[in-house]
Context: one part of a larger RNA
RNA sequence: CGACCUCAGAUCAGACGAGACAACCCGCUGAAUUUAAGCAUAUUACUAAGCAGAGGAAAAGAAACUAACCAGGAUUCCCUCGGUAGUGGCAAGCGAAGAGGGAAGAGCCCAGCACCGAAUCCCCAUCUGACGGGCGGAUGUGGGAAAUGUGGUGUACAGAAGACCGCUUGCCUGGUGUCGCUCGGGGGCCUGAGUCCUUCUGAUCGAGGCUCAGCCCGUGGACGGUGUGAGGACGGUAACGGCCCCCGUCGCGCCAGGGUCUGGUCUUCUUGGAGUCGGGUUGUUUGGGAAGGCAGCCCAAAGCAGGUGGUAAACUCCAUCUAAGGCUAAAUACCGGCAUGAGACCGAUAGUCGACAAGUACCUUAAGGGAAAGUUGAAAAGAACUUUUAAGAGAGAGUUCAAGAGGGCAUAAAACCGUUGAGAGGUAAACGGGU
Numbered sequence: 001c002g003a004c005c006u007c008a009g010a011u012c013a014g015a016c017g018a019g020a021c022a023a024c025c026c027g028c029u030g031a032a033u034u035u036a037a038g039c040a041u042a043u044u045a046c047u048a049a050g051c052a053g054a055g056g057a058a059a060a061g062a063a064a065c066u067a068a069c070c071a072g073g074a075u076u077c078c079c080u081c082g083g084u085a086g087u088g089g090c091a092a093g094c095g096a097a098g099a100g101g102g103a104a105g106a107g108c109c110c111a112g113c114a115c116c117g118a119a120u121c122c123c124c125a126u127c128u129g130a131c132g133g134g135c136g137g138a139u140g141u142g143g144g145a146a147a148u149g150u151g152g153u154g155u156a157c158a159g160a161a162g163a164c165c166g167c168u169u170g171c172c173u174g175g176u177g178u179c180g181c182u183c184g185g186g187g188g189c190c191u192g193a194g195u196c197c198u199u200c201u202g203a204u205c206g207a208g209g210c211u212c213a214g215c216c217c218g219u220g221g222a223c224g225g226u227g228u229g230a231g232g233a234c235g236g237u238a239a240c241g242g243c244c245c246c247c248g249u250c251g252c253g254c255c256a257g258g259g260u261c262u263g264g265u266c267u268u269c270u271u272g273g274a275g276u277c278g279g280g281u282u283g284u285u286u287g288g289g290a291a292g293g294c295a296g297c298c299c300a301a302a303g304c305a306g307g308u309g310g311u312a313a314a315c316u317c318c319a320u321c322u323a324a325g326g327c328u329a330a331a332u333a334c335c336g337g338c339a340u341g342a343g344a345c346c347g348a349u350a351g352u353c354g355a356c357a358a359g360u361a362c363c364u365u366a367a368g369g370g371a372a373a374g375u376u377g378a379a380a381a382g383a384a385c386u387u388u389u390a391a392g393a394g395a396g397a398g399u400u401c402a403a404g405a406g407g408g409c410a411u412a413a414a415a416c417c418g419u420u421g422a423g424a425g426g427u428a429a430a431c432g433g434g435u
Base pairs, nucleotide, nucleotide: 024055025053027051028050035042039089065072066071076103077102078101079100086094087093107327108326109325110273114153115152116151119150120145121144122143123142124140125139126138127137128136129135158270159269160268161267162266163265164264165263171258172257173256174255175254176253177252179251180250183248184247185246186245187244188243189242190241191239194210195230196209197208198207199206215232216231217221223235224234278299279298280297281296282295283294284293285292305322306321307320308319309318362369363368382409385396386395387394388393
């Protein structure tokens, strides 16, 4: 190499998700009962059901804002504004916002325009430091991404470069300390006083007493257990109580590494997000009314520009922001989950359906529906043994304070049943009326 035999239709490494739960939250979708004393717009309601996605919160958020004032200055929440402006078969109804007072409080980063020799990142291998880690460091003519652009500077509060004048030594990350108390969390060990006398009881924690006002303690008289009912027998309880250990946080000191900033004036240079804004039209929604928000289709921008200024349009002036990119704690919500504490709540037909082997048994083809059921005794001491019977079931005996507490057993009402005892009776008895 071929033949033969057996197998395969790929495999390996790294990374990421699916599903459940769903009280609160974001996004979609989306009714009707109802109200209007009828009903169609309206209302119910941008609700319920349905779909999808998260987090401990979510969402929102650093103005294309509010205003028209001597202006304010991200968002969220509360009070108020106000049942007001407005909307509405202008009927029924619906219904905000600015300011003001509070809770909380925090600001920032890209793309672009530029400059700086890709100065950047990922994977692998080897070595090494660590140790909560998917962590840090070094080396590699190892591999890859990347000029259709990684990193640094830098973002409207403008910025960059240069010149001049000043001010400053602070900042971040990791490790460490028989450092300190600045706090927080967890764990361990501790801290008062009668089992005094008499008496009841099955047992006492009950009752009575204890000399100077009530034996003793009391920053402790919550609670639980102990053969009823205990401040003082026990565990605990109280105290800005004590001692010790571990972890975190804060401050200080030391070591290692990284990184260099910060203000003003002048000169020069440079700049911002497109099928987007906007317009038309249709639908929906809104308090939003010649159109507040959102979406579909058509048209479709600009850069001394664009948006807004709550009555459409033209011209003009003024004010105010910079959309079409992004991150961001707190105040706020919470019928689920985890961990706690309490109650003028219920007390076994109540309170959850469920105090129990309960979403169990059981029912339905299925979706689904869905119960009943707590208590012996202080302690099982749960009846040894004898005796009759095949056994169940008894008769004695025994435990117990009690079996008149004997394993569905505390207390044990009534209907109802059996047995025993007493009484009545010639219109069945009871019942009703009269005397």